[in-house]
Order: sequence, then C1' cells, then structure tokens
RNA sequence: CUCAUCCAGAGAGGUGGAGGGACCGGCCCGUUGAAACCUCGGCAACCGCUGCGCGUCAGCAGGUGCCAAUUCCGGCAGAUCACCCGCCCAGGCGGGGAUUCUGGAAGAUGAG
Repeated sequence: CUCAUCCAGAGAGGUGGAGGGACCGGCCCGUUGAAACCUCGGCAACCGCUGCGCGUCAGCAGGUGCCAAUUCCGGCAGAUCACCCGCCCAGGCGGGGAUUCUGGAAGAUGAG
C1' cells in the first nucleotide's frame, strides 16, 4: 500500500501500584486495585490442516488475534426531521439543531 472483517463470543490467579478505554470531545472503567508482565483458562476461526457431499460445506485447533461497554458513543458528508430563529409574495424559503438512517474518515485484526 491492497483486500476482508469489526451490533456475536470469551476471565481467574500471581507480580505490580495509578492509571486505562488509539487521538479529540463526551461518557465510562479503576485503591472492592488501572497499565504492564507471568501462569493457567476461555472465545473465535483470518491463515493453516483434515474430510467428503467440493460448498457461501463440515471438522481440528498448529500460526496470529481477542476475552467491560457496538470499534463504548460521536467527530466528516448526505438524507430525515421534533423543535427554535429569521424573511417574504403567506405557504414557502433560509439558518440553527435533537433524533434516526446511509456512506466516509480514522483505528484495530488478519492475509498478501
């Protein structure tokens, strides 16, 4: 850099001792013990392997990965549109903006 996936799933113990959830904003988690490291356990099935019915298949779990909250939510754009404001030719136009949806960006993981 390219491609795929990201609303599912899965934690105990030890060391440690104040941070952590990528960034920014929010909101959370944390002295009833954060990060990090170690041990054991688990989830999943991208790569890998096996099988045949050869598939958008089934199984295994060797290499990764992962085990609070949808990638925790939002960030940019479009659509939608409760509500507020303004304008006029009086039912439309413009601005702001909650909600919801779609796409994107960024990030993570895998494969190349």